[in-house]
């Protein structure tokens, strides 16, 4: 190095939910707020949820990684 992941240690981020603000909407920015997270860092590539527009449809547009694989990067070192 690599794999794990501690009654360790130094940090990190920030569900709901409130105010504001964009968005037709999911939803997202910012400000409080702190359920929690050892990747709750970053990537929308496979899925699954959700929103639009349509009678339906569609190889449609689009949201979300803090639902699930998946890729990249990464503190600290006990067993």
């Nucleotide at each position: 190095u690599c794999u794990c992941g501690a009654c360790a240690a130094a940090c990190g981020c920030a569900c709901a939910c409130c105010c504001g603000u964009c968005g037709c909407a999911a939803g997202g920015c910012g400000g409080g707020g702190c359920c929690g997270c050892a990747a709750a860092g970053c990537c929308a590539g496979g899925g699954a949820u959700c929103u639009c527009c349509c009678c339906a449809a569609g190889c449609g547009a689009g949201a979300c990684c803090g639902c699930c694989c998946g890729g990249c990067c990464a503190c600290c070192g006990a067993a």
The prediction has a mean pLDDT of 84. Predicted 3D model of a 79-nucleotide RNA (c-di-GMP-I riboswitch aptamer) from an Actinomycetes bacterium. It was read from a public genome assembly, where an Rfam model found it. Its Rfam family is "c-di-GMP-I riboswitch aptamer". Rfam describes the family as follows. GEMM was predicted in a large-scale screen for bacterial structured RNA regulatory elements. Taxonomically the source falls in Actinomycetes (Bacteria, Bacillati, Actinomycetota).